SAM riboswitch aptamer (S box leader) from Aquibacillus saliphilus, 114 nucleotides, folded computationally.
Its mean pLDDT, the model's own confidence on a scale to 100, is 86.
RNA sequence: CUCUUAUCAAGAGAGGUGGAGGGGCUGGCCCGAUGAAACCCGGCAACCGUUAAACAGUAACUGUUUAAAAUGGUGCCAAUUCCUGCGAAGUGUGAAAGCUUUGGCAGAUGAGAG
Numbered sequence: 001c002u003c004u005u006a007u008c009a010a011g012a013g014a015g016g017u018g019g020a021g022g023g024g025c026u027g028g029c030c031c032g033a034u035g036a037a038a039c040c041c042g043g044c045a046a047c048c049g050u051u052a053a054a055c056a057g058u059a060a061c062u063g064u065u066u067a068a069a070a071u072g073g074u075g076c077c078a079a080u081u082c083c084u085g086c087g088a089a090g091u092g093u094g095a096a097a098g099c100u101u102u103g104g105c106a107g108a109u110g111a112g113a114g
Base pairs, nucleotide, nucleotide: 001114002113003112004111005110006109007108008107013041015040016039017038021031022030023029025085027083028082042077043076044075047073048072050068051067052066053065054064055063056062057061081106086103087102088101089100090099091098
């Protein structure tokens, strides 16, 4: 970097350093010197792994479900992945715009593969 797969409406500091930017991209709309990014501390969370129980496979062990645990490995901590970008249905109108629902694209994170 590419592919597969799961999840993305919950949750998380009025701390320190730092100094102007940030929210992936488009168009919007926002956040920011009452202090952005980044780093540290702090916190949230059970994706992988771990532990326990039940069930299934004769058994080792494996699988499924439920539960526990954050001193195992990641991840995350404004706004739904902030909204939107292509399409469908409904609604609306003279026609539109707009609105609602939904599929997809893209993206993010985990796990696996090349």